Context: one part of a larger RNA
RNA sequence: CUGGGCGUAAAGAGUUCGUAGGUGGUUUGUAAAGUCGGAUGUGAAAGCCCUGGGCUCAACCUGGGAAUGGCAUUCGAUACUGCAGAGCUAGAGUAUGGUAGAGGGAAGUGGAAUUUCCGGUGUAGCGGUGAAAUGCGUAGAUAUCGGAAGGAACAUCAGUGGCGAAGGCGACUUCCUGGACUGAUACUGACGCUGAGGCGCGAAAGCGUGGGGAGCAAACAGGAUUAGAUACCCUGGUAGUCCACGCCGUAAACGAUGAGAACUAGAUGUUGGGAGGCGUUGACCUCUUAGUAUCGCAGCUAACGCGUUAAGUUCUCCGCCUGGGGAGUACGGCCGCAAGGUUAAAACUC
Numbered sequence: 001c002u003g004g005g006c007g008u009a010a011a012g013a014g015u016u017c018g019u020a021g022g023u024g025g026u027u028u029g030u031a032a033a034g035u036c037g038g039a040u041g042u043g044a045a046a047g048c049c050c051u052g053g054g055c056u057c058a059a060c061c062u063g064g065g066a067a068u069g070g071c072a073u074u075c076g077a078u079a080c081u082g083c084a085g086a087g088c089u090a091g092a093g094u095a096u097g098g099u100a101g102a103g104g105g106a107a108g109u110g111g112a113a114u115u116u117c118c119g120g121u122g123u124a125g126c127g128g129u130g131a132a133a134u135g136c137g138u139a140g141a142u143a144u145c146g147g148a149a150g151g152a153a154c155a156u157c158a159g160u161g162g163c164g165a166a167g168g169c170g171a172c173u174u175c176c177u178g179g180a181c182u183g184a185u186a187c188u189g190a191c192g193c194u195g196a197g198g199c200g201c202g203a204a205a206g207c208g209u210g211g212g213g214a215g216c217a218a219a220c221a222g223g224a225u226u227a228g229a230u231a232c233c234c235u236g237g238u239a240g241u242c243c244a245c246g247c248c249g250u251a252a253a254c255g256a257u258g259a260g261a262a263c264u265a266g267a268u269g270u271u272g273g274g275a276g277g278c279g280u281u282g283a284c285c286u287c288u289u290a291g292u293a294u295c296g297c298a299g300c301u302a303a304c305g306c307g308u309u310a311a312g313u314u315c316u317c318c319g320c321c322u323g324g325g326g327a328g329u330a331c332g333g334c335c336g337c338a339a340g341g342u343u344a345a346a347a348c349u350c
Stems, first nucleotide, its partner, number of pairs: 003322004007304002012318001014201002017198001021194003025088004033081002035077008049065006091191001092188004096183004103177007110154001115149007125136002162169002206247006215241002220236004258317006266295012299306002323350003332343004
């Protein structure tokens, strides 16, 4: 390489959109590029293979044939694929009526709690731990009542509940805005799928500038513990956490499971729609559809397990893997203010 694979053994890019490319429903029909068949030419000789002949045999030499994957020209075939034409509606989409939702952005508002400050009551402790101490407190703390300020987060509702491509999203109101599901018709007529490069989005931490700073809290300081304790525990506490704008571009970014389509027993729960049923009009029953979850047949799997939300049976396209270490490192390129990211080896060694 032909291959074989990618939930957990190496391997699905964090995620969307989308360019090139690849691939693509159904009917008719054009032409004949792919495809298939015939003919002709060519495919040197020698060699290989088959079959004769000559050296006493053989090696060797020699005659003939076959073979020569192939290429070109020409004549045909038209099922399939492609091409140009005309159609279709089952894929895809548009219009229209509804529905649910922590989907996104902006502005405003609210209550509980913590902290601080002011005032009242009140007196010797409070706090903390396994036990203590550091710490706070007679300059009146802790506790309790009233008031004020400020920042951050939104208890209950809350649910293997919902929404979002993923990251993620949870008080309330208003405005702007994306998507999904669903009913019945009408319309467009394959407009689809995937997607190398590429453009975006992307938790936390971190970085830049300017704000903000209640609580928490890397670093740091002190107290304990201990043989030591640069920790675990305690008292403090700065960056940070918050906001605006700009970077960073990584995570066990996980379902460790790429996207799309079709097919293949069921059972039970739940969320959003839509139908139908009735001796029971309800917190009901049945069917159906889109999610979500548990179990399970066939099948698959090394096993665990997966099982119509597949890891089953197939198709299309992309990404990735190829023994362990060296190493996701060096060098170089690109990106970044930096931290670093990305692309990515080899020697050597087992």
A computed fold for a 350-nucleotide part of an RNA from an uncultured prokaryote, annotated as small-subunit ribosomal RNA, central domain. The coordinates come from a structure-prediction model, not an experiment, and the mean pLDDT is 88.